[in-house]
A computed fold for an 82-nucleotide RNA from Desulforamulus aquiferis, annotated as c-di-GMP-I riboswitch aptamer. The prediction has a mean pLDDT of 85. The source organism's lineage runs through Bacteria, Bacillati, Eubacteriales, Peptococcaceae and Desulforamulus.
RNA sequence: UUCCGAUAAAGGCAAACCUGCCGAAAGGUUGGGACGCAAAACCACGGGCCUAAGGUUUAUCUAUGGCUGCCGGGUUACCGAA
Numbered sequence: 001u002u003c004c005g006a007u008a009a010a011g012g013c014a015a016a017c018c019u020g021c022c023g024a025a026a027g028g029u030u031g032g033g034a035c036g037c038a039a040a041a042c043c044a045c046g047g048g049c050c051u052a053a054g055g056u057u058u059a060u061c062u063a064u065g066g067c068u069g070c071c072g073g074g075u076u077a078c079c080g081a082a
Base pairs, nucleotide, nucleotide: 004080005079012037013036017032018031020029021028022027035069041075042074043073045072046071047070048067049066050065054062055061
């Protein structure tokens, strides 16, 4: 240094749910709250998933709207036992 990841140390994030606000919705966000997380930090790049306002043949299809805490990929990073 790389891989790796302790019942180590120091710190970090925050699912469900509740609450106010934004949004057509999915969802986002504020405060509370912790199921979990060693990249649960960042990037919608590939796949996947959600929604369908608008468009359309009128009941389907469709992302230009979203999700990175679904899986890959890229970039960066704390600590150091085996």